The part of an RNA shown here (small-subunit ribosomal RNA, central domain) has 348 nucleotides and comes from a metagenome.
Context: one part of a larger RNA
RNA sequence: CUGGGCGUAAAGGGCGCGUAGGCGGACAGUUUAGUCAGAGGUGAAAGCCCAGGGCUCAACCCUGGAAUUGCCUUUGAUACUGGCUGUCUUGAGUACGGGAGAGGUGCGUGGAACUCCGAGUGUAGAGGUGAAAUUCGUAGAUAUUCGGAAGAACACCAGUGGCGAAGGCGACACACUGGCCCGUUACUGACGCUGAGGCGCGAAAGCGUGGGGAGCAAACAGGAUUAGAUACCCUGGUAGUCCACGCUGUAAACGAUGAGUUCUAGUUGUCGGCAUGCAUGCAUGUCGGUGACGCAGCUAACGCAUUAAGCACUCCGCCUGGGGAGUACGGUCGCAAGAUUAAAACUC
Numbered sequence: 001c002u003g004g005g006c007g008u009a010a011a012g013g014g015c016g017c018g019u020a021g022g023c024g025g026a027c028a029g030u031u032u033a034g035u036c037a038g039a040g041g042u043g044a045a046a047g048c049c050c051a052g053g054g055c056u057c058a059a060c061c062c063u064g065g066a067a068u069u070g071c072c073u074u075u076g077a078u079a080c081u082g083g084c085u086g087u088c089u090u091g092a093g094u095a096c097g098g099g100a101g102a103g104g105u106g107c108g109u110g111g112a113a114c115u116c117c118g119a120g121u122g123u124a125g126a127g128g129u130g131a132a133a134u135u136c137g138u139a140g141a142u143a144u145u146c147g148g149a150a151g152a153a154c155a156c157c158a159g160u161g162g163c164g165a166a167g168g169c170g171a172c173a174c175a176c177u178g179g180c181c182c183g184u185u186a187c188u189g190a191c192g193c194u195g196a197g198g199c200g201c202g203a204a205a206g207c208g209u210g211g212g213g214a215g216c217a218a219a220c221a222g223g224a225u226u227a228g229a230u231a232c233c234c235u236g237g238u239a240g241u242c243c244a245c246g247c248u249g250u251a252a253a254c255g256a257u258g259a260g261u262u263c264u265a266g267u268u269g270u271c272g273g274c275a276u277g278c279a280u281g282c283a284u285g286u287c288g289g290u291g292a293c294g295c296a297g298c299u300a301a302c303g304c305a306u307u308a309a310g311c312a313c314u315c316c317g318c319c320u321g322g323g324g325a326g327u328a329c330g331g332u333c334g335c336a337a338g339a340u341u342a343a344a345a346c347u348c
Stems, first nucleotide, its partner, number of pairs: 003320004007302002012316001014201004021194003025088007033081002035077008049065006091191001092188003095184005103177004108172002110154001115149007125136002162169002206247006215241002220236004258315004263310001266293013297304002321348003330341004
């Protein structure tokens, strides 16, 4: 390379937008580039292969054939693919009318709780644990009542509920704003799918500058436990957690399952629409989402099963025995931490 694969054995890129490229709906015409057929030219000789022959045989040599899977020219075919032209509406999009939602950003507001501060009541304990101690408290703690401050998070509602491409998103109000679904079938007329590079987004931790700091809490200190205890438990506690701006670019970034399109039994729950019927929340149908079960089929099995891991097609990414190693070196990126790309010797 071919082949075979990628839920769990090695293997789906964390996610999107999109360039080149690859692939691409229906009908008609045209062209004949691809494609197919015929003819001609060329494809040196030797060699290989086949047949025959010459040295006593063989090696070796000679003659002929075949092959040289290719390229060029020309004639023809026109189904398919491509180019061009015209038309179409089912793919895609637009318009109009409705709808649901923790989708995003900004600004403001609220209540509960924790902590701290002030004041009142009140007195000897409180706290903590398996049991204790460190710790706090007669300079008045814990408890309780009132007032104040500050920061962070939003109980109940809450639901295999919803929204988002993923990361993720949960008090309330307002402003701005993205996407989605349903109905009408009015408009455009293939405008589509995928997507190497590229660009953007991207939990937590971490980094830079400036704020903020209630609670929690790496590090650290102490008390316990223990043979020891650099832990688990307890008392404290700093970075950090929060905000703004910038960087980092990684995760079991998981459905461990790339995206798109067609087709292939059903049953049942739930969310958002629509239509019809009965009439007031049911039934039936339908479109879109999200679950459970299950047939065919698939699978090594487990299991998957119209939300496929089934039957197919298009495009991208990735794998190719274990260790060495996601390491070294080099490149690129980064303030750093490091990230990314990515071997070999050796060994089993």